[in-house]
Context: one part of a larger RNA
């Protein structure tokens, strides 16, 4: 000097990012127990008291009397507690080996598909899962207990339905043409011209489905949810009016928030002093309703703030034990 334990005057979180670590509490019995609440809980809430041994009585619980100690759950094992806020309802699950959470799941809610040889999925196929199930079933997606609710927009994208019109493939195809030439004409001949059928190639009116265009519906589908100007008998503000644009202009509720840049916003509370915290305000840079909104009892090795108790975390360090290191041999 390091590690692991033990003890500590006075103070008691002044330490620190943060009470991290340590200390406190602790067992059993009795008394007693608040807000809130989904009436189950909260709750071992909190808070307080008792506990040994001997004798007698008693079946016993226990009662009475006595004895010792600073101390009787005498050691060990063995909850610190409370208040407030955020998030997630809860028990659960997870990054095997840096993250356990507010992430995932969940019961509950909703939408959509599927009538059975189901949809969906695996597989060139056979076949299989779904399911030896049958819409109170199965698949997919979203949300995430309960409570109160879930507003407006279908213009865009998607999906569903529609079929009048437009567009539109392969294929079919009347017709037209190219090449070839039976034949015909001309020519002494070579050859030239015309040219049927067939074959061949090119073109092709017309015909030709879905799709797209089009017409509707649909937002617990993907998504979206304005600006400017004026106005009340102090001032300020604007219930009100005007105007432009839009598919429609954000409703209820919440709001400097896990969201607020300006910002340590302003006011109030707590402190001697509070960029954090709690309660309000609303000027929401850039909340907002199943990409769910807002409350919420219970729960949480979650996050944040406060208090009591407690302490070597600290003021400020000291001593002891054991084990290393180190020094000497």
């Nucleotide at each position: 000097c390091c590690g692991u334990g033990g003890a500590g005057a006075a103070g008691g979180a002044a330490c620190u990012a943060g009470g991290c670590a340590a200390a406190u509490u602790g067992a059993c019995g009795c008394u007693g127990u608040a807000a809130c609440u989904u009436c189950g809980g909260g709750a071992u809430a909190a808070a307080g008291c008792g506990u040994a041994c001997c004798g007698c009585a008693g079946c016993a619980a226990u009662g009475c009397g006595g004895u010792c100690a600073c101390a009787g759950u005498a050691a060990a094992a063995u909850g610190g507690u409370u208040c407030a806020a955020c998030c997630a309802a809860c028990u659960g699950u997870u990054u095997a080996a840096c993250a356990a959470a507010a992430a995932c799941a969940c019961a509950g809610g909703g939408c959509c598909c599927u009538g059975c040889a189901a949809a969906a999925u695996c597989g060139a196929a056979a076949g299989a899962u779904g399911a030896c199930g049958u819409a109170u079933a199965g698949a997919g997606c979203c949300u995430g207990a309960u409570a109160c609710c879930u507003g407006c927009c279908c213009g865009g994208u998607g999906c569903u339905g529609g079929a009048a019109g437009g567009u539109u493939a392969a294929g079919g195809a009347a017709g037209g043409g190219u090449g070839u030439u039976c034949g015909g004409a001309g020519g002494u001949a070579a050859c030239u011209c015309c040219a049927a059928a067939g074959c061949u190639c090119c073109u092709g009116a017309c015909u030709g489905a879905a799709g797209c265009c089009c017409c509707a519906g649909u937002a617990a589908a993907c998504g979206g949810c304005g600006g400017c100007c004026g106005u009340a008998a102090c001032u300020a503000u604007a219930a009100c009016g005007g105007u432009c644009c839009u598919a429609a202009g954000g409703u209820a509720g919440c709001g400097a928030a896990a969201u607020u840049c300006c910002u340590u916003g302003u006011c109030g509370g707590g402190u001697a002093a509070g960029u954090u915290c709690c309660g309000a305000c609303c000027u929401g840079c850039a909340c907002g309703a199943a990409u769910g909104g807002u409350c919420u009892a219970a729960u949480g090795a979650g996050u944040u703030g406060a208090a009591c108790a407690c302490u070597g975390u600290c003021u400020c360090c000291u001593c002891c034990a054991c084990g290393a290191g180190c020094c000497c041999g």
Predicted 3D model of a 329-nucleotide part of an RNA (large-subunit ribosomal RNA, domain IV) from Flavisolibacter nicotianae. NCBI's taxonomy places the organism under Bacteria, Pseudomonadati, Chitinophagia, Chitinophagaceae, Flavisolibacter. The sequence was found in a public genome assembly.